[in-house]
c-di-GMP-I riboswitch aptamer from a Deltaproteobacteria bacterium, 85 nucleotides, folded computationally. Lineage of the source: Bacteria > Pseudomonadati > Myxococcota > Myxococcia. Model confidence (mean pLDDT): 88 of 100.
RNA sequence: UCAUCGAAAAGGCAAACUGCCCGAAAGGGUAGGACGCAAAGUCUCCGGCCUAAAGCCUUCGGGUUAUGGUAGCGGGAUUGCCGAA
Numbered sequence: 001u002c003a004u005c006g007a008a009a010a011g012g013c014a015a016a017c018u019g020c021c022c023g024a025a026a027g028g029g030u031a032g033g034a035c036g037c038a039a040a041g042u043c044u045c046c047g048g049c050c051u052a053a054a055g056c057c058u059u060c061g062g063g064u065u066a067u068g069g070u071a072g073c074g075g076g077a078u079u080g081c082c083g084a085a
Stems, first nucleotide, its partner, number of pairs: 005083002012037002017032006035072001041078003045075003048070003055064003
């Protein structure tokens, strides 16, 4: 130094929940708040999962569909802090 790994220290992120805002919804942004996280930084390429506005179908009850989401569901890609065993 690299790969693996995760002791210590410094610093970082922030689940549930609550207020406000955006959205048809799922969900997201922001402030508070910490369940956790060594990539819980970034990217939907693959699989999964959530939603179903528009479209299509309809016996008008509804059904179907991602072009919408989820990176804190997993894989993959890419960048990166510290350095004990």
It was read from a public genome assembly, where an Rfam model found it.